[in-house]
RNA sequence: CAGCCAGGCCAGACGAUCGCUGUCGGAGGAGGCCAUCUGCCGCGGAAGCGGUGAUGCAGCGCCUCCGGGAGAGGAAAGUCCGAACUCCAGAGGGCAGUGCGCCGGGUAACGCCCGGGCAGGGUAACCUGACGGACAGUGGCACAGAAAACACACAGCUGACGUGGCGUGUCCCCGGAUGCGCCGCAAGCAAUGGUGAAAAGGUGCGGUAAGAGCGCACCGCGCCGGCCGUAAGGCAGGUGGCAGGCAAAACCCCGCACGGAGCAAGACCAAAUAGGGAGGCGCUCGAGGACGGCCCGUCCGAAGCCUCCGGGUAGGUCGCUUGAUCCUGUCAGCGAUGGCAGGGCUAGAGGAAUGGUCGUCGUCCAGCAGAGCCGAAGCCCGCAAGGGCCGAGGCGACGGUGGAACAGAAUUCGGCUUAUCGGCGUGGCUGCGGC
RNA sequence: GGGCGGCUAGCUCAGUUGGGAGAGCGCCGCGUUCGCAACGCGGAGGUCGGGAGUUCGAGCCUCCUGCCGUCCACCA
Numbered sequence: 001c002a003g004c005c006a007g008g009c010c011a012g013a014c015g016a017u018c019g020c021u022g023u024c025g026g027a028g029g030a031g032g033c034c035a036u037c038u039g040c041c042g043c044g045g046a047a048g049c050g051g052u053g054a055u056g057c058a059g060c061g062c063c064u065c066c067g068g069g070a071g072a073g074g075a076a077a078g079u080c081c082g083a084a085c086u087c088c089a090g091a092g093g094g095c096a097g098u099g100c101g102c103c104g105g106g107u108a109a110c111g112c113c114c115g116g117g118c119a120g121g122g123u124a125a126c127c128u129g130a131c132g133g134a135c136a137g138u139g140g141c142a143c144a145g146a147a148a149a150c151a152c153a154c155a156g157c158u159g160a161c162g163u164g165g166c167g168u169g170u171c172c173c174c175g176g177a178u179g180c181g182c183c184g185c186a187a188g189c190a191a192u193g194g195u196g197a198a199a200a201g202g203u204g205c206g207g208u209a210a211g212a213g214c215g216c217a218c219c220g221c222g223c224c225g226g227c228c229g230u231a232a233g234g235c236a237g238g239u240g241g242c243a244g245g246c247a248a249a250a251c252c253c254c255g256c257a258c259g260g261a262g263c264a265a266g267a268c269c270a271a272a273u274a275g276g277g278a279g280g281c282g283c284u285c286g287a288g289g290a291c292g293g294c295c296c297g298u299c300c301g302a303a304g305c306c307u308c309c310g311g312g313u314a315g316g317u318c319g320c321u322u323g324a325u326c327c328u329g330u331c332a333g334c335g336a337u338g339g340c341a342g343g344g345c346u347a348g349a350g351g352a353a354u355g356g357u358c359g360u361c362g363u364c365c366a367g368c369a370g371a372g373c374c375g376a377a378g379c380c381c382g383c384a385a386g387g388g389c390c391g392a393g394g395c396g397a398c399g400g401u402g403g404a405a406c407a408g409a410a411u412u413c414g415g416c417u418u419a420u421c422g423g424c425g426u427g428g429c430u431g432c433g434g435c
Numbered sequence: 436g437g438g439c440g441g442c443u444a445g446c447u448c449a450g451u452u453g454g455g456a457g458a459g460c461g462c463c464g465c466g467u468u469c470g471c472a473a474c475g476c477g478g479a480g481g482u483c484g485g486g487a488g489u490u491c492g493a494g495c496c497u498c499c500u501g502c503c504g505u506c507c508a509c510c511a
Stems, first nucleotide, its partner, number of pairs: 001431006008424003012361007020071002023068007034056004039052005073406001077417002080415005085262004092296004097258005102116005117131001118129004132253002137251002140246002154193002156189003162185011201219006220242001221240004226235003266318004276309006288300003311510003325344008363404004368399001372395003378389004436507007445460004454491001462478005484500005
């Protein structure tokens, strides 16, 4: 310098001005509805309503004005996991269902994270992995191929041992023995070929009639004990000639976890209506409920309950933001993370605010114009080294023009995943060049 | 905000132990008819919303993602 790898941070800045949503404070105004005396009187069974008196401060709410301070994200998103919280009386058992799945740790919890193991990829830094079980069982493997799983034998190889025929030689001697060669059969084989995604260990040597774990060496695999490690597993050794194809993101088996619903949860207040109609199940032999699988058990539980149609209101307060919270420092730990100390408060709206315009500066991109620099080919000079002319093409300061990623809180957290113009800085790897 | 469902030919839809991509209507051509419709015969038309993964092989199984549709409050 070039090409990569890992893990971080930022998400234009400043100013002016006009707005938006909460909040805090102040001033003014109208009302006198507000609070206390559980005052007094009246009505009423009561809750309460109406009237009235005293005291209190302008407390509470409303309107107007002024001022202060605050106001989206790394993903607020997808709603894919896990929780908090709330309701279902408490959240029991079994079946079904769903999810997860190497080991250890972290955490409130997790399908997340960290560390390690193994496997695969990369020269390396490093990356990726739904990574239990296929002799528990059931089923699948289209086409092709001989055969797709208790292996098989199509082509092919051999034909040693055995046997049939033919030819020929030798011996005994006229049908026997035996040697050689050829053609077969019985038989042997799984090395080679072909098919396929996949064909029952691989390579080499020996061996054989031909072959083959048939024998041996190395590698792979299974088993055994030893050492190391918390474990997954690793290491070396012995032993067995070798179990056994793929797929469990097929059903399934094993282990673990899971009750359901979701802030439109839920609580309170107010307002209004036809407290209506139909159907079903019930009235203790117990409907229904424990929210949307079923059964059992337990509990609640009643003259009602459920579904549909119809009717009414679509207003307010709480839940609602102080929290597994953030920042800094320090300690423990390889790390995820946790402890301690100090400091901070950072939207809480409810059809939904967080914005618009202008100015200055900065970053990047696109094209415009272009000072300047480098400079191929060609031509000229020169014996040559080299020099000059012209100039394709490339780089490109200053300037001015245009543009600025994904997106946007809605009960709240912890993760994952997805989208994203760009910029900044850290550590590491590989290659090339120079000193 | 939260919970469900769907996407296959131009349209409406099938598609199961994962191996052939289909049906009806529509479209095109030929025949029939004086001509049209109907009818008969033949044909074209798809990357199964998109992208990854598992698998020898994916419309189907798993994950991510896009679009569309649907439901929900309170009172008696």
Molecule: RNase P RNA; transfer RNA
Organism: Vicinamibacterales bacterium